[in-house]
């Protein structure tokens, strides 16, 4: 520096699920558990995707009402600054083995 087909050893992570906790979800922390992973280490920097409390918005229902171009409430829409690096890119570290 390439390369994990031949390729092995020690080790290492640890998905569903299940307990518990923490968030308004999505998700995440610990504990079991192990589909799978050679960067399944780090990093939301890009792109994707989830979620949508608040916050804006309503051609929808309900409600009160001082009858307003009014307010509350459930309901739709829309939104990232939430989340995911075990979605793909991309910065950066690094273990053993060939060459």
């Nucleotide at each position: 520096a390439g390369c994990g087909c031949c390729u092995u050893u020690g080790g290492g992570c640890a998905a569903a699920c299940c307990u518990u906790c923490c968030g308004a979800a999505a998700g995440g922390g610990a504990g079991g558990g192990a589909c799978g992973c050679a960067a399944a280490g780090c990093u939301a920097c890009g792109g994707g995707u989830c979620u949508a409390c608040a916050g804006c918005u309503u051609u929808u229902g309900c409600c009160g009402g001082a009858c307003a171009u009014c307010g509350g409430c459930a309901g739709g829409g829309c939104c990232a600054a939430g989340a995911u690096c075990g979605c793909c890119g991309g910065g950066u570290u690094g273990c053993c083995g060939c060459u």
A computed fold for a 99-nucleotide RNA from Firmicutes bacterium UBA2598, annotated as c-di-GMP-I riboswitch aptamer.
The sequence was found by an Rfam model in a public genome assembly.